[in-house]
RNA sequence: GCGCUUAUAGCUCAGCUGGUAGAGCAGCUCCCUCUUAAGGAGACGGUCGCAGGUUCAAAUCCUGCUAAGCGCA
Numbered sequence: 001g002c003g004c005u006u007a008u009a010g011c012u013c014a015g016c017u018g019g020u021a022g023a024g025c026a027g028c029u030c031c032c033u034c035u036u037a038a039g040g041a042g043a044c045g046g047u048c049g050c051a052g053g054u055u056c057a058a059a060u061c062c063u064g065c066u067a068a069g070c071g072c073a
Stems, first nucleotide, its partner, number of pairs: 001072007010025004019056001028042004049065005
């Protein structure tokens, strides 16, 4: 230099063919318990790596860039 993969909640990851952004864990509140653990209930938590484009509508499609990883030279 070229090609490929990955980037989504604090962490680990889903999200199909473009149509309301989700789960588990952690943390918070409550219930239960003598207390803790376990168990149950609830709420909170997101510029979807960045910038543009297409579209009525983009995490998703297109372009460029950034970061990490792999391969080729």
A computed fold for a 73-nucleotide RNA from a Minisyncoccota bacterium, annotated as transfer RNA.
It matches the Rfam family "tRNA". The family's RNA type in Rfam is transfer RNA. Rfam's curators write: Transfer RNA (tRNA) molecules are approximately 80 nucleotides in length.
NCBI's taxonomy places the organism under Bacteria, Bacillati, Minisyncoccota.
The RNAcentral record of the sequence draws on ENA.
The coordinates come from a structure-prediction model, not an experiment, and the mean pLDDT is 80.